[in-house]
Molecule: transfer RNA
Organism: Argiope bruennichi
RNA sequence: ACCAUCAUAGCUCAGUGGAUAGAGCACUGGUCUCGUAAACCAGUGGUCGUGAGUUGAAUCCUCACUGGAGGUU
Repeated sequence: ACCAUCAUAGCUCAGUGGAUAGAGCACUGGUCUCGUAAACCAGUGGUCGUGAGUUGAAUCCUCACUGGAGGUU
């Protein structure tokens, strides 16, 4: 330099052009216990990497950029 790939909650990841964006773990509160842990119940937490474009509508499609990991020379 080129190729393809990834970026969504604190972490690991789902998700689909349509209504309020989800799970597990973590965290907070409660129940239980002599107490802790476990278990159970409830809850907090997101400008879906940034900018532009297409669309009546974009987390999703297109382009550019930034960053990560990989391949070729």